This is a predicted structure of a 388-nucleotide RNA (Bacterial RNase P class A) from a Gemmatimonadota bacterium. The gene name in the source record is rnpB. RNAcentral holds the sequence, with entries from ENA. Model confidence (mean pLDDT): 77 of 100. The organism belongs to Gemmatimonadota, within Bacteria. Of the family's consensus pairs, 89% are formed in the model.

RNA sequence: CGUGCGAGUGAGGAUCGCCCGGGGACGCAACCUGGUUUCCAGGGAGCGGGUUCCGGGAGGAAAGUCCGAGCUCCGUAGGGCAGGAUGCCGGGUAACCCCCGGGCGGCGAGAGCCGAUGGAAAGUGCCACAGAGAGAAGACCGCCGAUGGCCCGGCCUCACGGCAGGGCACAGGCAAGGGUGAAAGGGUGCGGUAAGAGCGCACCGGGCGGACGGUAACGGACGUCGCAUGGCAAACCCCAUCCGGAGCAAGGCCAAGCAGGGACCAGGGGCGGCCCGUCCCAUGAUGAGUCCCGGGUAGGCUGCAUGAGGCCGGCAGAGAUGCUGGUCCCAGAGAAAUGAUCCUCCCCCGCUUCGGCGGCGGACAGAACUCGGCUUAUUCCACGCUAA
Numbered sequence: 001c002g003u004g005c006g007a008g009u010g011a012g013g014a015u016c017g018c019c020c021g022g023g024g025a026c027g028c029a030a031c032c033u034g035g036u037u038u039c040c041a042g043g044g045a046g047c048g049g050g051u052u053c054c055g056g057g058a059g060g061a062a063a064g065u066c067c068g069a070g071c072u073c074c075g076u077a078g079g080g081c082a083g084g085a086u087g088c089c090g091g092g093u094a095a096c097c098c099c100c101g102g103g104c105g106g107c108g109a110g111a112g113c114c115g116a117u118g119g120a121a122a123g124u125g126c127c128a129c130a131g132a133g134a135g136a137a138g139a140c141c142g143c144c145g146a147u148g149g150c151c152c153g154g155c156c157u158c159a160c161g162g163c164a165g166g167g168c169a170c171a172g173g174c175a176a177g178g179g180u181g182a183a184a185g186g187g188u189g190c191g192g193u194a195a196g197a198g199c200g201c202a203c204c205g206g207g208c209g210g211a212c213g214g215u216a217a218c219g220g221a222c223g224u225c226g227c228a229u230g231g232c233a234a235a236c237c238c239c240a241u242c243c244g245g246a247g248c249a250a251g252g253c254c255a256a257g258c259a260g261g262g263a264c265c266a267g268g269g270g271c272g273g274c275c276c277g278u279c280c281c282a283u284g285a286u287g288a289g290u291c292c293c294g295g296g297u298a299g300g301c302u303g304c305a306u307g308a309g310g311c312c313g314g315c316a317g318a319g320a321u322g323c324u325g326g327u328c329c330c331a332g333a334g335a336a337a338u339g340a341u342c343c344u345c346c347c348c349c350g351c352u353u354c355g356g357c358g359g360c361g362g363a364c365a366g367a368a369c370u371c372g373g374c375u376u377a378u379u380c381c382a383c384g385c386u387a388a
Base pairs, nucleotide, nucleotide: 001384002383003382004381006380007379010345011344012343013342014341015340016339018057019056020055021054022053023052024051026048027047028046031043032042033041034040035039059364063375064374066373067372068371069370070369071247072246073245074244083243084242085241086240087239088102089101090100091099092098103117104115105114106113107112118238119237123236124235125232126231127230140178141177142174143173144172147171148170149168150167151166152165154163155162156161186204187203188202189201190200191199205227206225207224208223209222212219213218251302252301253300254299260293261292262291263290264289267281268280269279270278271277309328310327311326312325313324314323315322316321346362347361348359349358350357351356
């Protein structure tokens, strides 16, 4: 530095608890049968958070809710627009913003790591500050001043003028060097020139071309072109592919009470064992009672754990992964159980007279419909590789 179908309240034990499921005894009990019928006997579905026994009871991330799915309901002829996501190539997968392998670019001494990594000659836009100039640009310092101009003295000439030389930096030339900047119109060198410049040449880089290798991304050569137009697309945009919405508080079933609708009834209730009696309410409906109806609240049941499932192999593959044999059933509740104490040992830290002693040391964290990923938190171990 990487990999790990490695482990994980460090191991064992004791006691006391919590949640779920099942069983026993015990209790309650609809109902059935029989009888000598206010009751008794026998059987008994079912119920029981009192009792007892047995079995099971968090994770690699259960987390963040960032992607992708299953499942459910709603929507939906088909297509398009808008909007969003993704973006090198090949493969894997139910699917993915995931994984594997490869290409290219960058970083590192290396093992390795990182990369939203399509298109910038379709168009538009932006490029702060600095700087002369930020795009088919520009001249601040600088270089030159061959050519033209001006000045100086020399030589030749009677003179006009001519010749060579020196100077100025006026016109003008240049873009090498300096400077600005994240970025300044390929780089290094030689030649060339007044000074320069792909102006010429060599090498490197780049564009284009047809072959070659590769499934492809792409690659290394060859030829050709002096180079022929900077960067930004997590700016608009263009291109290609994909995308309906909401979520288990989804959804399904049952259903008190209250309110509503309908039908029937004329009495109902208190006192009382019953009748009489008496009191209250009502007396034809705006009341009381019984039954029914649909929607549906509280509440209950379900969804809800046999699944893209776990474990041990075999085969195929470079791998992700696929196929296959055997085997196992493994939390599921209610705002929510999975814990506490003690003993022995292990590891770590501190002290030590090396015998031991002390430690409020032994991580992160915790299911809630379920999976596949990613990311984040965190202790230890194994293996491989790199460097010293």